[in-house]
RNA sequence: AUCGAGGAUCCCCGCAAUGGGAGCCCGCGAACCUGGUCAGGUGAGAAAUCAAGCAGCCAUAAACGGUAACUUUUAUGUGCUGGGGAUUCUCGAUGAG
Numbered sequence: 001a002u003c004g005a006g007g008a009u010c011c012c013c014g015c016a017a018u019g020g021g022a023g024c025c026c027g028c029g030a031a032c033c034u035g036g037u038c039a040g041g042u043g044a045g046a047a048a049u050c051a052a053g054c055a056g057c058c059a060u061a062a063a064c065g066g067u068a069a070c071u072u073u074u075a076u077g078u079g080c081u082g083g084g085g086a087u088u089c090u091c092g093a094u095g096a097g
Stems, first nucleotide, its partner, number of pairs: 001094013014080003017076007025066003034059004042051003
């Protein structure tokens, strides 16, 4: 000097773990300003009937709450006998002076 083996540290990627956010899902959820159905009552009409429509009931938006699993995103003084790279150390082989 070259080659090989092993160790240490660091970097990148991957996987995992954990926490946060979002989605999915569940619950709740509107005097009027959402939808449906609209008793009574109201209006129009001679009437038949028609119209708007409060309460109630049903459904739902935002918001809020929950959330085991799943999807996604993000973070990390976490883990990996996963991959790659860099530096360095040790050992061995060979060659040259």
The RNA shown here (Bacterial small signal recognition particle RNA) has 97 nucleotides and comes from an uncultured Planctomycetota bacterium.
Model confidence (mean pLDDT): 77 of 100.
Of the family's consensus pairs, 81% are formed in the model.
Rfam family: Bacterial small signal recognition particle RNA. It is annotated as a non-coding RNA gene. From the family's description: The signal recognition particle (SRP) is a universally conserved ribonucleoprotein involved in the co-translational targeting of proteins to membranes. On this family, see Rosenblad et al., Nucleic Acids Res 2003: "SRPDB: Signal Recognition Particle Database".